[in-house]
RNA sequence: GAUAAAGGCAAACCGGUCGCGAGGUCGGGACGCAAAGCCACGGGUCUCAGUACUGAGACAGCCGGGUUACCGAA
Numbered sequence: 001g002a003u004a005a006a007g008g009c010a011a012a013c014c015g016g017u018c019g020c021g022a023g024g025u026c027g028g029g030a031c032g033c034a035a036a037g038c039c040a041c042g043g044g045u046c047u048c049a050g051u052a053c054u055g056a057g058a059c060a061g062c063c064g065g066g067u068u069a070c071c072g073a074a
Base pairs, nucleotide, nucleotide: 001071008033009032013028014027015026016025017024018023031061037067038066039065041064042063043062044059045058046057047056048055049054
């Protein structure tokens, strides 16, 4: 980051499955994505427990940051 090339990933929804739950995972599916690869470090949102403080967890396709990577016009 281009009216490029080769590709890649896969939202919502549906079905199976795991979980108290947020949600994860497998298959179908394609809204989109130049890191929509990976990481829970900071912020944020969500879940569970708790009178509260707080603790435990989830989300990387919420933002920031770190790190790795294909191609090569301006």
Record summary:
A computed fold for a 74-nucleotide RNA from a marine sediment metagenome, annotated as c-di-GMP-I riboswitch aptamer. Rfam family: c-di-GMP-I riboswitch aptamer. Its family is annotated with cyclic-di-GMP binding in the Gene Ontology. About the family: GEMM was predicted in a large-scale screen for bacterial structured RNA regulatory elements. The RNAcentral record of the sequence draws on MGnify. The coordinates come from a structure-prediction model, not an experiment, and the mean pLDDT is 87.